[in-house]
Parts: sequence; structure tokens; C1' cells
RNA sequence: CGUUUAUCCAGAGUGGCGGAGGGACCGGGCCCGACGAUGCCACAGCAACCUGGCCACCAGGCGCCGAGGUGCUAAUUCCCGCCCCGACAGGGGAGAGAUAAGGA
Repeated sequence: CGUUUAUCCAGAGUGGCGGAGGGACCGGGCCCGACGAUGCCACAGCAACCUGGCCACCAGGCGCCGAGGUGCUAAUUCCCGCCCCGACAGGGGAGAGAUAAGGA
């Protein structure tokens, strides 16, 4: 970089560094930001995808634990834009993205 499967309306802060934009791409919104954002680091936390352990189990759970490997810690993946249903409101789906595990 590419690919497969699954999940994405819940949850989770303190300090340090730094110094202007940021919230994945593009557009439209709406928000965050010098009362210091985005980003990085430390510790902490959340969660339970994988390893491990436990309890079940002839056809083997959407179970429990939380040591390890990731990940995550503003707003539903912040909302919408593409297709379908609908008079509208709205609903369903796709695409793209993120995370995990596996194959090439």
C1' cells in the first nucleotide's frame, strides 16, 4: 500500500511540551481554540477486538476477569451531501473513514 471479517447512538482526565489553527479527504453547516485548541509526552482512566485465565458447553455464551498486545479518552464516525421509501418530518442502505484480528 492492498485485501477479508467484525464493530463504530455507550464509556473515559490531570500535568508537561508547544504556539495557531483544528474537528480524515472535497463542499455546505455547526462547533473547539490565547480562559492555549489540534498535535506530542508522562501518568491515569475507558473499553473488551486479540492473547491469557475462569464459568458454562454432545450441536461449544451478545458470559465473567482485566495481567499482556493494540485502541480510545469534545460533540452519533459532530451533522449533511450518493441510492431507496416518504407530501414532509423522518426512516433504511451505500460509499468513504476509524479500530481490531487474519491472509496475500
Predicted 3D model of a 104-nucleotide RNA (SAM riboswitch aptamer (S box leader)) from an Acidobacteriota bacterium. Its Rfam family is "SAM riboswitch aptamer (S box leader)". Its family is annotated with regulation of gene expression in the Gene Ontology. It was read from a public genome assembly, where an Rfam model found it. Its mean pLDDT, the model's own confidence on a scale to 100, is 87.